The prediction has a mean pLDDT of 82. Transfer RNA from Candidatus Iainarchaeum sp., 72 nucleotides, folded computationally. It matches the Rfam family "tRNA". Rfam's curators write: Transfer RNA (tRNA) molecules are approximately 80 nucleotides in length. The organism belongs to Candidatus Iainarchaeum, within Archaea.
Formats: sequence, C1' cells, structure tokens
RNA sequence: GGGAGUGUGGCUCAGUGGUAGAGCAUCGCUCUGAUAAGGCGAGGGUCGCAGGUUCGAUUCCUGCCAUUCCCA
Repeated sequence: GGGAGUGUGGCUCAGUGGUAGAGCAUCGCUCUGAUAAGGCGAGGGUCGCAGGUUCGAUUCCUGCCAUUCCCA
C1' cells in the first nucleotide's frame, strides 16, 4: 500500500428497514435464624463518528476513526 471482519448498557453478545433486547454485574424488595442460591422489580444506551437513501435506518450506501486477520 491492497483486501476482509468487528464496533450495540459496566462485561459478553442478540437484533438484516417499523417502540433498542438478553445473560452476567450493580441497586431495592422478597425468601432464610443468618448467608448463599432462588423469586420479583429498578437504574444504566446520543447503537464508533459524519453524511446520504427512505415516510421511517442499529439495519442499506459513502467517507473517516479504532481494532483483528490476510496479502504485498
């Protein structure tokens, strides 16, 4: 220099055009003589950044950034 993948709560990941979710973690309640486990609930996200297409974009297109791999 060329090519490909990945980027979504604190962490690990779903979500391929129509209200952003799960598990773990955190906090509260419940349960227990107490703890753990279990049960119920809550908080936490400008979906990497900026544009474009669309009635509507996490999703499609373009550029950039970060990171991983391949080729040279």